Model confidence (mean pLDDT): 88 of 100.
A computed fold for a 73-nucleotide RNA from a soil metagenome, annotated as c-di-GMP-I riboswitch aptamer.
The RNAcentral record of the sequence draws on MGnify.
The model forms 81% of the base pairs in the Rfam consensus.
RNA sequence: GCAAACCCGGGGUGACCCGGGGACGCAAAGCCACGGGACUGCGGAUGACCACCCAGUCAGCCGGGCUACCGAA
Numbered sequence: 001g002c003a004a005a006c007c008c009g010g011g012g013u014g015a016c017c018c019g020g021g022g023a024c025g026c027a028a029a030g031c032c033a034c035g036g037g038a039c040u041g042c043g044g045a046u047g048a049c050c051a052c053c054c055a056g057u058c059a060g061c062c063g064g065g066c067u068a069c070c071g072a073a
Base pairs, nucleotide, nucleotide: 001026002025006021007020008019009018010017011016024060030066031065032064034063035062036061037058038057039056040055041054043053044052
């Protein structure tokens, strides 16, 4: 410096997001959905479900990429 769960207000069909409160944690918990993964759909497809396709969400799931003030030693 950031801010999980939870609470309040708002948005979204939803995953979830935004603002306020709040701190479990984080030495990139700053940014990017590129690879994998998880999740969602008022969708497509199917007799139906899974898988698949499409559209999304998560950067605090992992990997990768980009960036990162001043001073002292």